[in-house]
Context: one part of a larger RNA
RNA sequence: CUGUCUCUAAGGAACUCAGCAAACUAGCCCCAUAAAUUAAAGAGAAAGGGUGUCUCCUCACAAAAGGGGUUGCAGUGAUCAAGCCGGGGUGACUGUUUACCAAAAACACAGGUCUCCGCAAAGUCAUAAGACUAUGUCUAGGGGCUAACACCUACCCAAUACUAUGAGGUCAAGGAAUUUGUUGACCUGAUGACAUGGAAGCCCGUGACUGAAGCCCCGGUGAACGGUGGCCGUAACUAUAACGGUCCUAAGGUAGCGAAAUUCCUUGUUGGAUAAGUUUAGACCCGUACGAAAGGCAUAAUGAUCUAGAC
Numbered sequence: 001c002u003g004u005c006u007c008u009a010a011g012g013a014a015c016u017c018a019g020c021a022a023a024c025u026a027g028c029c030c031c032a033u034a035a036a037u038u039a040a041a042g043a044g045a046a047a048g049g050g051u052g053u054c055u056c057c058u059c060a061c062a063a064a065a066g067g068g069g070u071u072g073c074a075g076u077g078a079u080c081a082a083g084c085c086g087g088g089g090u091g092a093c094u095g096u097u098u099a100c101c102a103a104a105a106a107c108a109c110a111g112g113u114c115u116c117c118g119c120a121a122a123g124u125c126a127u128a129a130g131a132c133u134a135u136g137u138c139u140a141g142g143g144g145c146u147a148a149c150a151c152c153u154a155c156c157c158a159a160u161a162c163u164a165u166g167a168g169g170u171c172a173a174g175g176a177a178u179u180u181g182u183u184g185a186c187c188u189g190a191u192g193a194c195a196u197g198g199a200a201g202c203c204c205g206u207g208a209c210u211g212a213a214g215c216c217c218c219g220g221u222g223a224a225c226g227g228u229g230g231c232c233g234u235a236a237c238u239a240u241a242a243c244g245g246u247c248c249u250a251a252g253g254u255a256g257c258g259a260a261a262u263u264c265c266u267u268g269u270u271g272g273a274u275a276a277g278u279u280u281a282g283a284c285c286c287g288u289a290c291g292a293a294a295g296g297c298a299u300a301a302u303g304a305u306c307u308a309g310a311c
Base pairs, nucleotide, nucleotide: 027051028050029049030048038148052070053069054068055067056066071075083311085309087307088306089305090303091302095107096106111146112145113144114143115142116141123132124131125130151296152295154228155227156226160224161221162220163219168216169215170214174210175209179205181203182201186197188195189194229247230246231245232244233243256290257287268284269283270282272280
């Protein structure tokens, strides 16, 4: 010097991103135990006391309780063996996860809701046979979103999507009366070249009409993908604007919450905690850019969670 331990005067978090680490606490018995609460719990809450040994008594013995004595600084005498309290964020909970840098607020979850599915089911795997679903049958099965419980879940169907209807418009291949071109048996021009007429055939076309879904059209649907405004003026100080005007829109963000895991300006402002607080808890609302199942907001219990305090 490094690693791992032990003790420590006075002080006691002044350390540090942060009490990280360490220490305090600790077993058993007795007493006592708050708010809030979903009445299960919170709770070992907290706080306080006892603990050795000898003897007596109750007693068959033991245990346990009680009386008296004795002893050390110290009696769960070493070992073993919870530190505790209140506030906030977040996820309800128990659980799951990055084997070997992340255990979490991520995943799951019971519950909620939407949607598909009548059984040869929907859905999935496979070229197929076939298999799973399921030796199940709508109190079943598949898929999506949300995430206990409580209180709630506003407005918009214009766009996209899904769905319903099949009247009308549009519309493919195919079919098709007709029709163009080509070829040209045969006929006529005295014969030939050639020309006129021309049946059938062939091939490329034309074609009224017929012709499904789709799209257009008419509706519906938001716990479907999503969206949810400007400008100007106005009250008897000032300020502000319940109120009015106007433009646009499918509709202009409701309840609740709000400098928030979301707030740039920002260490916002205010009162609190401290002698002093970019953090923190309570309010305010001017929400750059919260907001209602990509759920909103509250919560008892819970957490090797995050955050700021007290002992």

A computed fold for a 311-nucleotide part of an RNA from Ziziphus jujuba, annotated as large-subunit ribosomal RNA, domain IV. Rfam family: Bacterial large subunit ribosomal RNA. Its family is annotated with ribosome and structural constituent of ribosome in the Gene Ontology. NCBI's taxonomy places the organism under Eukaryota, Streptophyta, Tracheophyta, Rhamnaceae, Ziziphus.